[in-house]
RNA sequence: ACACGAGAAAGGCAAACCAGCCGCGAGGCUGGGACGCAAAGCCACGGGUCCCUCGCGGAUAGCCGAGCUACCGAA
Numbered sequence: 001a002c003a004c005g006a007g008a009a010a011g012g013c014a015a016a017c018c019a020g021c022c023g024c025g026a027g028g029c030u031g032g033g034a035c036g037c038a039a040a041g042c043c044a045c046g047g048g049u050c051c052c053u054c055g056c057g058g059a060u061a062g063c064c065g066a067g068c069u070a071c072c073g074a075a
Base pairs, nucleotide, nucleotide: 004073005072012037013036017032018031019030020029021028022027035062041068042067045065046064047063048060049059050058051057
């Protein structure tokens, strides 16, 4: 350095649900809350799923893959 991921340490994220706000909607944001996560960090490029006002539209990165980046260090 690459790969890998401990009943390791430190730190991180935050499903369902609840409240407020936004959106026609899928959903999003903030706060609470933790089911989980070693990229559950970023990104709609490919596939999937979902929504609508059906188009040169939109949602989902916590569905999978590609791409980019990153903490720790046993085997």